[in-house]
RNA sequence: GGGCCCAUAGCUUAGAGGAAAAGCGUUAGUAUGGCAUACUAAAGAUCGCGAGUUCGAGUCUCGCUGGGUCCACAA
Numbered sequence: 001g002g003g004c005c006c007a008u009a010g011c012u013u014a015g016a017g018g019a020a021a022a023g024c025g026u027u028a029g030u031a032u033g034g035c036a037u038a039c040u041a042a043a044g045a046u047c048g049c050g051a052g053u054u055c056g057a058g059u060c061u062c063g064c065u066g067g068g069u070c071c072a073c074a075a
């Protein structure tokens, strides 16, 4: 330098045009003398950034940024 893949909640992931879900974690409540643990409830992401397409974009297109991987180059 070139190809491909990835970027969604604090973490790990799902969702692939009608617009966000789960597990863990967090907070509160109940049970226990307390902790642990179990159950119930709640909060939490305008989906990496910027454009475009569309009535409508997390989803499709382009650019950029970051990460992964392969190839090339160099050593």
Base pairs, nucleotide, nucleotide: 001071002070003069004068005067006066007065010024011023012022013021018055026042027041028040029039030038031037048064049063050062051061052060
The RNA shown here (transfer RNA) has 75 nucleotides and comes from Candidatus Nealsonbacteria bacterium CG11_big_fil_rev_8_21_14_0_20_37_68. The source organism's lineage runs through Bacteria, Bacteria candidate phyla and Candidatus Nealsoniibacteriota. Rfam family: tRNA. Rfam classes the family as a transfer RNA. The RNAcentral record of the sequence draws on ENA. The same sequence occurs in records of 4 taxa.